Model confidence (mean pLDDT): 90 of 100. A computed fold for a 348-nucleotide part of an RNA from an uncultured Desulfuromonadaceae bacterium, annotated as small-subunit ribosomal RNA, central domain.
Context: one part of a larger RNA
Parts: sequence; structure tokens; C1' cells
RNA sequence: CUGGGCGUAAAGGGGGUGUAGGUUGUGGCGUAAGUCAUGGGUGAAAAUCACAAGCUCAACUUGUGACCUGCCUUUGAUACUGCGCCGCUGGAGGUCAGUAGAGGAGAGCGGAACUACCGGUGUAGCGGUGAAAUGCACAGAUAUCGGUAGGAACACCAGAGGCGAAGGCGGCUCUCUGGACUGAUUCUGACACUGAAACCCGAAAGCUGGGGGAGCAAACAGGAUUAGAGACCCUGGUAGUCCCAGCCCUAAACGAUGAGCACUAGGCGUGGGAUCGCAAAUGGUUCCGUGUCGUAGCUAACGCGUUAAGUGCUCCGCCUGGGGAGUACGCUCGCAAGAGUGAAACUC
Repeated sequence: CUGGGCGUAAAGGGGGUGUAGGUUGUGGCGUAAGUCAUGGGUGAAAAUCACAAGCUCAACUUGUGACCUGCCUUUGAUACUGCGCCGCUGGAGGUCAGUAGAGGAGAGCGGAACUACCGGUGUAGCGGUGAAAUGCACAGAUAUCGGUAGGAACACCAGAGGCGAAGGCGGCUCUCUGGACUGAUUCUGACACUGAAACCCGAAAGCUGGGGGAGCAAACAGGAUUAGAGACCCUGGUAGUCCCAGCCCUAAACGAUGAGCACUAGGCGUGGGAUCGCAAAUGGUUCCGUGUCGUAGCUAACGCGUUAAGUGCUCCGCCUGGGGAGUACGCUCGCAAGAGUGAAACUC
């Protein structure tokens, strides 16, 4: 390389929108580019292969044929693919009527707790630990009652529950707004799937400017522990955590499992609809989601198993022994931190 693979062995891009490209339902007509058939031209010789012949044999040589798997062209075929045209409704989308939801953005409001301050009561301790000490306290702490202020987070409800493409989303109300599901079967008529590039989103930490700062808390300081203690424990405590604007673009960004479609036993649970039934039943039927156990099958095993890691098709991404190394160099991006792309020598 032909290939073989990607849950855990190397390997699914963090996620989306979507351009090119690749792929694409069903009936008919046309065309005949691909495809197939047919004839012709060409495809040098040598070599190769087959047969025959010549050197006493062989190697070697000569002749004939095959081969030269290709290209061009004539005449046809029309199943499949392509192209053009006319249709279809099952894919896809729209319309109408409903439903559930921590989906997103902005504004306002609420109570508990906490801390600080003010005032009352009250007196000697409080706090902390394995035990202590640092620390706080007669300038009146801790405790307790009342008041004021502030910031952050929203107990119970809460669920293996819901929503979102992913990151992620949880007090209440209002405004704006995205998506999903169910039912009607009313409309369009293949409008579809995937998606290099591109663009957008992207936890935490970090960065720039401005604000804010209750609690928590890297760094730091002190107290302990210890042989030491640059830690674990304790007392403090600054960035940060919060808000606005702008960057950064990473992750065990995980289901370590790309997206779409179709097919292939079931049982039990749970969320949202529709329907049957007067109603009800952990009732029947049906659609969408989310779990668990499990059949066939798959798997090296573990396990997966209609939410597949089963059986197939389409498209994208990625892997190819360990270390060196996600390093160096170059380039792009970034304020920086760094990110993206990404080797080799050498070595086992």
C1' cells in the first nucleotide's frame, strides 16, 4: 500500500448553522453521456506465453499464433446511473387546533441564612481541635431581642424527573424570544441526508477597562503537627468568585460511543400527548422522550442489546508500535497566558 479499524487496546471533531462536494423516494416519456453488445482502425520491434523448425542436446536462434487487459470509431441495446420534460405522495416542509418544560434574553419583586453597623438585656469568657495554640473579649465579646445596610445563593417542592445542539439551565412575576411533542390529514410536491472550508456558540480558570465585594477563598501570614511540613488541621486573608463591555477557546467539553435513514423478541419503571371506556383500574390502543433487565445477534473480554456496541446503506472526522512530543521549527490567531496546525534525529 491492498486493507483493517475507532465504548475501555491507537483512533468520533466540544457543539451547531451551512457553502462546495458526495449521496438521494416513486410512475411515465424522451435522450443515449456512463454501461453493454457488434464491426472496423490503431495498440512498433524485442521481451513474455503456446506450437513448430534450425545448430548432435540445451542455452541460443528463426517462423507462426496468442498476448498487448488500452484508445478512437461504425451500427445497435436501454435494465441500471446520468441529463431533459410531465406526474405522484409515503421522505421533507408548511397550515390549523392543542400540550409540557430549571430552553434563551431583559426588567422588577420576595423570604431564610450570613456579615457589618446602631440600640436594649446581660457577664466572663468566646472560638477552635485528636488535643491545643494563634485569634476575638471588661474600651463589655460570645449569647439573646429590636432596627438599619449590603452582597451572593435560592431550603422544602426535587424525581433513575424536565428542557437545550453542546457548553449548560432551578425562588416568584412580567415583557421579548428559540425549539419540541400530539391531533387534524388541509397545503407544497423530493424542496432530502451528510458536510471539507467558512461563520456562530462554547464549563471553569485566566486577561483588559469600569463597578461591586456578604460569604467562600489560590497566593500570603500566623498557630499547630512533624525528623522536616514549602502540606493535610486551625486562626486570619488578597486576587478571584458577582455585574457591565471586550478578549481567551481549553476540559475526563464523557455515553470516553459522529450525523441521518431502514430493519431485527420481550418484561418492568418513569415524563409529555392523543384515543377507547359513563367513570375508574399501577386498564386497552397509539405517538414522542427517559431508565432498567433481557432474546437473537455482536464482542478479546467486560459488556451492548428497538436510545445497539445487532443487520444494512449514505456522508463527514479520525487511527496505523512505545518514548522523543502534543515538543521543535515555520505559519495563523491572541494584550498576555497561550491556542491551532504539527515533525525529525535518536532510542526501545

Record summary:
Rfam family: Bacterial small subunit ribosomal RNA. The RNAcentral record of the full RNA draws on SILVA.